[in-house]
């Protein structure tokens, strides 16, 4: 100089005026509300919802089918399609990257175009031999039949490669030696797999992100989960019209309709059970009179918990190559729901333009990507500008 790899920050300070939430305090019978102090308020990806858990309810969810997901070893972890560290292929001088990486020797399926022929192979051309035939002819040409994958030629791929042996001419037929397989052996390795020997002519095309075929895992449904309150005849899901507002995304109003449940009326039905329920089917098994079928009716988003102490973060030490664990110290860190987290200014700092040899002087610019909604733990996507390490040529 050029690379390659991993960490990591992503504006700081200071006033002013505002906003959710927590504590204290005043106003007030008291609560609502309201005003004062004080603390405290967005990320590395809060995003995409792609995976995996927690944790709540569903009857703690049996069997076989079928479904879905995973896929090289070991390990890490709650758990995982995620990490690490190793093996195998491949790509780079290298540092280091890439690999949806069981199984194609269990079976089915397909391999576009080109080519005679594309998968228990194939005679287009070419060689080789027989039999007729032309020319006067050892020999060339034609016809006909028959061997032949050594050469030619199509391809992305023609069923090992070189050398010989034979052969009418060829041929793993057949023999060396090189490459793969597949068996069985010894050696390291917890293993994946690595090395060595021996034996077999075995020579076996790609394609599983096609069907499959092994291995292991897999109940469902989700925080609008669920619970509680006050008033009640339902604070239960859904889907459709219409009218306004917006560029559009979408908001808001209003209206009906279906399931559920809840009240009223009526019928049915009681161990010889209407019925129902275990994601799909079967099988099996549960549960059923506070049940089941019909008509009629009212009702819709109010406040609270769940919900912010956690597989929690920080620092040390120790164990392991690492992921990652243990143990001891400290810390308390957001919690709206018509949804806070914002806005104005000043300095400093990026950025961009202009001058100027330059040191530095003037100007413009709020400055990447985005923004929490039950919580974790991953991937993946976006991301101006910088900072630090360790390697490599």
């Nucleotide at each position: 100089g050029a690379g390659c790899c991993g960490g990591c920050c992503g504006g700081g300070c200071g006033g002013c005026c505002g906003c959710g939430c927590c504590g204290g305090g005043g106003c007030u019978g008291a609560g609502c509300g309201u005003c004062c102090c004080g603390g405290u308020g967005a990320g590395g990806a809060a995003g995409g919802u792609c995976c995996g858990g927690g944790c709540u309810c569903c009857g703690c969810a049996g069997g076989g089918c079928g479904g879905g997901g995973u896929g090289g070893u070991c390990g890490g972890u709650a758990a995982c399609g995620c990490c690490g560290a190793c093996c195998c292929g491949g790509g780079g001088u290298g540092a280091c990257c890439c690999g949806c990486g069981g199984g194609a020797a269990a079976g089915u399926g397909c391999c576009a175009c080109a080519g005679a022929a594309a998968a228990c192979a194939g005679a287009c051309c070419g060689c080789c031999c027989c039999g007729g035939g032309a020319c006067c002819g050892c020999g060339u040409c034609c016809c006909g039949g028959g061997g032949u994958a050594a050469g030619g030629g199509u391809g992305a791929a023609a069923c090992g490669g070189u050398g010989g042996u034979g052969u009418a001419a060829g041929a793993g037929a057949c023999c060396a030696c090189c490459a793969g397989c597949g068996c069985c052996c010894g050696g390291a390795g917890c293993g994946a797999u690595c090395c060595g020997g021996g034996c077999g002519g075995c020579u076996c095309g790609g394609u599983a992100a096609a069907c499959c075929c092994c291995a292991c895992c897999c109940g469902g449904a989700g925080c609008a989960a669920g619970g509680u309150c006050a008033a009640g005849a339902c604070a239960a899901g859904c889907c459709g019209c219409g009218a306004c507002c917006g560029g559009a995304a979408g908001g808001c109003c209003g209206c009906g309709g279906c399931u559920g449940g809840c009240g009223c009326g009526a019928g049915c039905g009681u161990u010889u059970g209407a019925g129902g329920g275990c994601g799909g089917c079967c099988c099996g098994c549960c549960c059923g009179a506070u049940g089941c079928u019909c008509g009629c009716g009212g009702g819709u988003a109010g406040a609270c918990c769940g919900c912010a102490c956690g597989a929690g973060g920080c620092u040390g030490c120790c164990g392991g190559c690492a992921a990652c664990g243990g143990c001891a110290g400290u810390c308390c860190c957001a919690g709206a729901u018509g949804g806070a987290u914002g806005g104005c200014c000043g300095c400093c700092g990026g950025c961009c333009c202009g001058c100027g040899c330059g040191a530095g002087c003037g100007g413009g610019u709020g400055c990447a990507c985005a923004g929490a909604a039950c919580c974790c733990g991953g991937c993946c996507u976006a991301c101006a500008g910088g900072c630090c390490g360790a390697c490599u040529c």
Overview:
Bacterial RNase P class A from a soil metagenome, 393 nucleotides, folded computationally. Rfam family: Bacterial RNase P class A. Its family is annotated with ribonuclease P activity, tRNA processing and dimeric ribonuclease P complex in the Gene Ontology. Rfam classes the family as a ribozyme. The prediction has a mean pLDDT of 77.